RNAcentral holds the sequence, with entries from SILVA. Predicted 3D model of a 1474-nucleotide RNA (small-subunit ribosomal RNA) from a seawater metagenome.

RNA sequence: AGAGUUUGAUCCUGGCUCAGGAUGAACGCUGGCGGUGUGCCUUAGGCAUGCAAGUCGAACGGUAACAGGUCUAGCUUGCUAGACGCUGACGAGUGGCAGACGGGUGAGUAACACGUAGGAAUCUACCUAGUAGUGGGGGAUAGCUUCGCGAAAGCGGAGGUAAAACCGCAUACACCCUCCGGGGGAAAACAGCAAUGUGCUAUUAGAGGAGCCUGCGCGCUAUCAGCUAGUUGGUGAGGUAAAAGCUCACCAAGGCUACGACGGCUAGCCGAUGUGAGAGCAUGAUCGGCCACAAGGCUACUGAAACACGGAGCCUACAUCUACGGAUGGCAGCAACCGGGAAUUUUGCGCAAUGGGCGAAAGCCUGACGCAGCGACACCGCGUGUGGGAUGAAGGUCUUCGGAUCGUAAACCACUGUGGCGAGGGAGGAAUUUUGACAGUACCUCGCUAGAAAGCACCAGCUAACCACGUGCCAGAAGCUUCGGUAAUACGUGGGGUGCAAGCGUUAUCCGGAUUUACUGGGCGUAAAGGGUCCGUCGGCGGCUUGAUAAGUUGCUUGUUUAAGCCUGAGGCUCAACUUCAGAUAAGCAAGCAAAACUGUCAGGAUAGAGUCUGUUCGAGGAAGUCGGAAUUCUUGGUGGAGGGGUGAAAUCCGUAGAUAUCAAGAGGAACACCACGCGCGAAAGCAAACUUCUAGGACAGUACUGACGCUCAGGGACGAAAGCUUGGGUAGCAAAGCGGAUUAGAGACCCGUGUAGUCCAAGCUGUAAACGCUCCUUGCUAGUUGCCUGGACCUUGUGUCUGGGUGGCGUAAGCUAACGCGUUAAGCAAGGCGCCUGGGGAGUACGACCGCAAGGUUAAAACUCAAAGGAAUUGACGGGGGAGCGCACAACCGGUGGAGCAUGUGGUUUAAUUCGAUACAAAGCGAAAAACCUUACCCAGAUUUGACAUGUACCUGCACGGCCUAAGAAACUAGGCCUUCUUCGAGAGUGGUACACAGGUGAUGCAUGGCUGUCGUCAGCUCGUGUCGUGAGACGUCCACUUAAGUGUGGUAACGAGCGCAACCCUUGUCGUAUGUUACACGUAUCAUACGAGACUGCCUCUGCUUUGCAGGGGAGGAAGGAGAGGACGAUGUCAAGUCAGCAUGUCCCUUACAUCUGGGGCUACACACAUCCUACAAUGGAGCCGACAACAGGUAGCGACGGGGUAACCCCGAGCCAAUCCUCUAAACGGCCCCUCAGUUCGGAUUGCGGGCUGCAAUUCGCCCGCAUGAAGUUGGAAUCGGUAGUAAUCGCAAAUCAGCAGGUUGCGGUGAAUACGUUCUCGCUCCUUGUACACACUGCCCGUCAAGCCAGCAAAGUCAGCAGCGCCCGAAGCGGGUGACCGAAACUCGCAAGAGAUCGGCCCUUCUACGGUGAGGUUGGCGAUGAGGACUAAGUCGUAACAAGGUAUCCGUACUGGAAGGUGCGGAUGG
Repeated sequence: AGAGUUUGAUCCUGGCUCAGGAUGAACGCUGGCGGUGUGCCUUAGGCAUGCAAGUCGAACGGUAACAGGUCUAGCUUGCUAGACGCUGACGAGUGGCAGACGGGUGAGUAACACGUAGGAAUCUACCUAGUAGUGGGGGAUAGCUUCGCGAAAGCGGAGGUAAAACCGCAUACACCCUCCGGGGGAAAACAGCAAUGUGCUAUUAGAGGAGCCUGCGCGCUAUCAGCUAGUUGGUGAGGUAAAAGCUCACCAAGGCUACGACGGCUAGCCGAUGUGAGAGCAUGAUCGGCCACAAGGCUACUGAAACACGGAGCCUACAUCUACGGAUGGCAGCAACCGGGAAUUUUGCGCAAUGGGCGAAAGCCUGACGCAGCGACACCGCGUGUGGGAUGAAGGUCUUCGGAUCGUAAACCACUGUGGCGAGGGAGGAAUUUUGACAGUACCUCGCUAGAAAGCACCAGCUAACCACGUGCCAGAAGCUUCGGUAAUACGUGGGGUGCAAGCGUUAUCCGGAUUUACUGGGCGUAAAGGGUCCGUCGGCGGCUUGAUAAGUUGCUUGUUUAAGCCUGAGGCUCAACUUCAGAUAAGCAAGCAAAACUGUCAGGAUAGAGUCUGUUCGAGGAAGUCGGAAUUCUUGGUGGAGGGGUGAAAUCCGUAGAUAUCAAGAGGAACACCACGCGCGAAAGCAAACUUCUAGGACAGUACUGACGCUCAGGGACGAAAGCUUGGGUAGCAAAGCGGAUUAGAGACCCGUGUAGUCCAAGCUGUAAACGCUCCUUGCUAGUUGCCUGGACCUUGUGUCUGGGUGGCGUAAGCUAACGCGUUAAGCAAGGCGCCUGGGGAGUACGACCGCAAGGUUAAAACUCAAAGGAAUUGACGGGGGAGCGCACAACCGGUGGAGCAUGUGGUUUAAUUCGAUACAAAGCGAAAAACCUUACCCAGAUUUGACAUGUACCUGCACGGCCUAAGAAACUAGGCCUUCUUCGAGAGUGGUACACAGGUGAUGCAUGGCUGUCGUCAGCUCGUGUCGUGAGACGUCCACUUAAGUGUGGUAACGAGCGCAACCCUUGUCGUAUGUUACACGUAUCAUACGAGACUGCCUCUGCUUUGCAGGGGAGGAAGGAGAGGACGAUGUCAAGUCAGCAUGUCCCUUACAUCUGGGGCUACACACAUCCUACAAUGGAGCCGACAACAGGUAGCGACGGGGUAACCCCGAGCCAAUCCUCUAAACGGCCCCUCAGUUCGGAUUGCGGGCUGCAAUUCGCCCGCAUGAAGUUGGAAUCGGUAGUAAUCGCAAAUCAGCAGGUUGCGGUGAAUACGUUCUCGCUCCUUGUACACACUGCCCGUCAAGCCAGCAAAGUCAGCAGCGCCCGAAGCGGGUGACCGAAACUCGCAAGAGAUCGGCCCUUCUACGGUGAGGUUGGCGAUGAGGACUAAGUCGUAACAAGGUAUCCGUACUGGAAGGUGCGGAUGG
């Protein structure tokens, strides 16, 4: 620091994802040691048990327990019992201090709660310092004794007692009150022999602590916009330690709020922690500061301090005990338990240290704290050995079978001891006499021991690391892209490797990457995004100049910013983590001083911004009224007489009741031709005949005036096309809906005929549009050029020059932009202000609110879902887009196919098998240039197993191999017999047998492949180097003009060259020459044959066109041939996963007594049918017969086979010649001549069938060919459709060859005869080039929309129902503080009194304000469930259509209205994103 992912590729926009760090974590696998930290994030759920706050006898009365002592009694003379508070001490009690600290938790709280900086109206026990005092009295009460009640807790009566408990008196001033005269108000003692010490009272001051107030800062939400009656202020009173509506009475009507009040939701705040370059963002465990709380609430008491975690009272819920009457409790202290949960520890030791409480002290208490235990929860450190060791062992894995790798790794040898075990020693933590939980711990020494101690994740890319096997869109993986459908580096396993390591991965969460909320640091023409337009309030911003000020600003100083943490430097644990010490630092806030440039404020001045005035001028600017002509329609009348209208073509419709047409007159409404123009005006919407009135505005010129009066604007207001709504008019034309006619598979559309709202007017409403320049307003600056509209100036009067305002075009100035493009009318460079955006869908939707009569508008989410959606440009492909061109592509002409019969091939069916492949053009007389056996791959049956065939090794056989014969058998083969080797004599060759390696496979995969082939296409294309242009994909070159069969050539040109293709070179053929002359022949080369040459190049002449060269065309000469002479071979880059594993080769998989091999027989030849390609025909341009002519290619010894003979013939016999220019195949046929047939199912046609023969072959039945005789089917020229051919071609005629024993209607060649037509490129098909549009790129057989049907998911609405929360009204009203109080009850302190008693005072009862809990009522709000309803998202192959993308077949889209199964259609207005 970046990377992956949208595309065929590119650039951009934009989201998603990853690599990093972190955690109080959890889960999976694994786990050696130590140190330091850390450990209920969930139910502020409930809690058994133990402990967590006591202490003081030097405050007191005392003596229940313990110890000592003294005394008494008994005696077993050291025991027992008793007494004595005498002593140490001390249960319970009175009293003092502490218990408000320490410890826990984060429920509540959006607040002066917290942070920071300040303030004034306060309190303060213990502590420190100071001053003064501490005199003299009194009455009680607990404990205790006794009586009683109660289950208990506990309570009551009587008696009597102490104090530093309580109460008076005296005194007191520094204290308090005051009307300034005065008045009020204290105390306690204890220890000690003593000195003295500790206390007490009053008061002053301090330190530390606490309370209160204020500025600023500190979440989300406006789908919360208004809130508030003690509310805001005042006066008075009360109250508090203290200011204050803190409380009350009265008075006033204030107070808060867009700088967000009020409400809702969430949340303890901070130092800090995590991350980050930083700014920030997130968090608030442990440690520290503050706050709040203590089962849920309310309340006060005590006290210096509490409204009190381990205090009290009351209510509620829960729990426990109970004798049923009552009573008790509060772990969010430390442990522990239950529950909840993914999840979080021991019912440990000790007060030794640090700290706290009490005490004079000793000391006691202390789950604070110090330690130990558990947990890899985190961080840090260490170890699991070190050195040597190659036959590179065994084994695993892979293999090209050679080997490679695990791998010096192991074994083995030597060594060490972190750790472990055993033993010995042994700190520091302790100060000051004592005192160590940890702990015989850390550490040290000695001895023994390689022994206990390595895993986890990953290995397609991102991302370091690859092979094999298994699996076969299955099982599975996955963070994203994606992987898996038989060769998976992506699944699972193994081997190997990579990374980290006592851990490693996964999950969750936070920051980062993310400049993806942009302060640092983004955008808005087309990607998301400029408000429809203007006015204008708050707000924000603001031209020149002078002075003052000092709020902002800047500088310096001071205070503060706890400690810890972070950072720096040192130190201590062996290092580190950890810890100690010292230092440093920013930002913030506050105070003081200084500066005065800028901003602000105040005062003054000026005129360049802005405005006023005067003059001139401009225009469809607006409103109202008046009025004109053309046209449509209608009415009336005339003429006229059959159609009109409408369309692609028609029909509905109108018309003999007289239409259309035409003439005249009239009525009525709406819109304003020409002028007229990318011209003008207006803020936008928008505005058009003419005239009048009213009214608004701009520009220019002049300088007279004002003197910054300005700019932009959240909320707000006004205007705002069309459609639509309300009321009332009006209605000619047009025209949603509606009704018909067509079209169509359908046609709720496009087309046609009608036609209502509406369109028009008036008055209102609505408030939206592709309301667009998809471009907010204002101001300044930055090359030009050329138009138009409207002003002004100048003269030299012109097509002039200069200067304003507006409106356009071009553009390579610069600049900007992803590109397209923009470019003084900016999308450039800057400033100010406003609006808006943050992935696509869901959705501009739901809910809520506001507006509206309604339609609806404005504001405006979420769940869920996807990894894209998108912009611009590029290359292709495509278009029922355009242009140019070509081709037997169409057209013209000739002949066919499709109908018949037959042949062959294919499909289908059948079969034991009908082997397999090819199957749009480009399969189908194709592989197959020949299926009776063989072929043969298929089926049935019978056999063989190192094999029918190849190579090698080992052993055996001294022998064959082979041939012949016999037997069984369908044969293969088996059994037997006979004949029979070479040799260097060997371990040889050969052969056979056995065993092992292996052979073999027409088994699978042509989608693993090579090679070969088809096709586009013999179409003219396909590329490269350098260079240039572009961010890039790419472009230019290869384009344009002309031309060509041709990217053929020429010219132009940011291109210049080159390559593969084209052409040429090659073959055949046409003419000539030369040479040769076998086997040819006219007998000397004319033909013929072979070989080598020549020839043709638009070369020459003339004319024409373009553009000079040049190209093309017309004509001509010459020539055998003239513009490529004709034909062939030759097939660019590529496309079709085209074809072929069955021609061959080959990877992998599969079979191995069989999927191999051999043999016999069968099948490939089947047959309701369909298709393809031929043949033969349907006849007279013919058929039959007889006679007569003329070829070429090619082949031949297991062959061609003459002549001759036989046979009706097929053929047979004989066998000359020929290894071929020699001989043979070899009579060519169509053709010509003569003759018959005369239009018919025939003297056409020959299928089919019967009989008899021939040939080949081991064999002709399945299943060959030929001959003769007989038989004589369909068929009379072929529907829709479709094929071939442009000249020696079509058509027609025969001949030969390959294959082959035999079999040709097929194929490949050969020659004979030998036409017709082409106007031309509109259309069909295919192709090439340019251009255009595109939402296509598997590329139009593309993409894609909506309803319906099915499944599933989340949200919305919904009758209702359940629950929570907060408030309001009313009722009830515990405890308690305060207030009141007649009677009554109770009472020690003071007063009077001898006393009884009385008084004062206090408490109770009683009344009452406030109030918790509770009850009730109407609403609010939030959430759960909810029959059903509407829409949405998603889901390999459902239905209906085809709306969009190309002119998408009716251009599309926006707003609105109506309408339709659905996409949609139509009307009106608008946009171009046609």

Its Rfam family is "Bacterial small subunit ribosomal RNA".
The coordinates come from a structure-prediction model, not an experiment, and the mean pLDDT is 83.